A computed fold for a 73-nucleotide RNA from a Spirochaetota bacterium, annotated as transfer RNA.
Its Rfam family is "tRNA". The family's RNA type in Rfam is transfer RNA. Its family is annotated with triplet codon-amino acid adaptor activity in the Gene Ontology.
RNA sequence: GGGCUGUUAGCUCAGUUGGUAGAGCGCCGCGUUCGCAAUGCGGAGGUCAGGGGUUCAAUUCCCCUACGGUCCA
Numbered sequence: 001g002g003g004c005u006g007u008u009a010g011c012u013c014a015g016u017u018g019g020u021a022g023a024g025c026g027c028c029g030c031g032u033u034c035g036c037a038a039u040g041c042g043g044a045g046g047u048c049a050g051g052g053g054u055u056c057a058a059u060u061c062c063c064c065u066a067c068g069g070u071c072c073a
Base pairs, nucleotide, nucleotide: 001072002071003070004069005068006067007066010025011024012023013022019056027043028042029041030040031039049065050064051063052062053061
């Protein structure tokens, strides 16, 4: 330098004909307990890596950039 691939909640990850962004764990509150753990219920938390384009509408399609992984040179 080139090819492929990944980037979504604090962490690990889902998310297909483009149409309201989710799960588990974690965090906070309440109940249960003498207390803790466990458990039940509720809640907060997201510029979907950044920018641009297409579209009535983009996490999703197209282009560029950044960063990580991998292969080739």
Model confidence (mean pLDDT): 82 of 100.